[in-house]
Molecule: transfer RNA
Organism: Minisyncoccota bacterium
RNA sequence: GCCCCCGUAGUUAAACGGAUAUAACAGCCCCGUCCUAAGGGGUAGUUGAUGGUUCAAUUCCACCCGGGGGCA
Numbered sequence: 001g002c003c004c005c006c007g008u009a010g011u012u013a014a015a016c017g018g019a020u021a022u023a024a025c026a027g028c029c030c031c032g033u034c035c036u037a038a039g040g041g042g043u044a045g046u047u048g049a050u051g052g053u054u055c056a057a058u059u060c061c062a063c064c065c066g067g068g069g070g071c072a
Stems, first nucleotide, its partner, number of pairs: 001071007010025004018055001027043005048064001050062003
């Protein structure tokens, strides 16, 4: 330098182009207990950046950034 794969919540992952982006664990609040824990209820938080296509983009396209791999 060229090619391929990946990037979604603090972490690990879901989501035929269409409902309020979903769940687990973690966090916070409450119940629970003498206290703590287990357990139960509730709650906040996420699409790497910028453009484009579309009535509508996590999803499709371009480029950039980051990670991994292959070739030279």